[in-house]
Molecule: Glycine riboswitch aptamer
Organism: Gammaproteobacteria bacterium
RNA sequence: AAAGAACGCACAGAAGAGACCCCGAAUUCAACGGGGCGCCGAAGGCGCAACUCGCCCGGAAACGCUCAGGCAAAUGGACUGUGUGCGCUGA
Numbered sequence: 001a002a003a004g005a006a007c008g009c010a011c012a013g014a015a016g017a018g019a020c021c022c023c024g025a026a027u028u029c030a031a032c033g034g035g036g037c038g039c040c041g042a043a044g045g046c047g048c049a050a051c052u053c054g055c056c057c058g059g060a061a062a063c064g065c066u067c068a069g070g071c072a073a074a075u076g077g078a079c080u081g082u083g084u085g086c087g088c089u090g091a
Base pairs, nucleotide, nucleotide: 003089004088007085008084009083010082011081012080013079018037020036021035022034023033024032038071039070040069044067045065046064047063051059052058
């Protein structure tokens, strides 16, 4: 140097589940505040520990829970691809 993976940013793709019911305000819908029932898992969080590590320590899931979040569209969205920045490895 090529390249690699980690992190950040940009663009693109990206599932699931009630446009639920009642009250308030509101011209109506949606949104907002309060209450209620039913659901979803792929923000985050928590748990088991599949997995990882020669072993231990440690790390840790797309598994589970549903606190949070979400259940027309929009927004969001784990993850994937491309580009780019940064340091690390390469050394």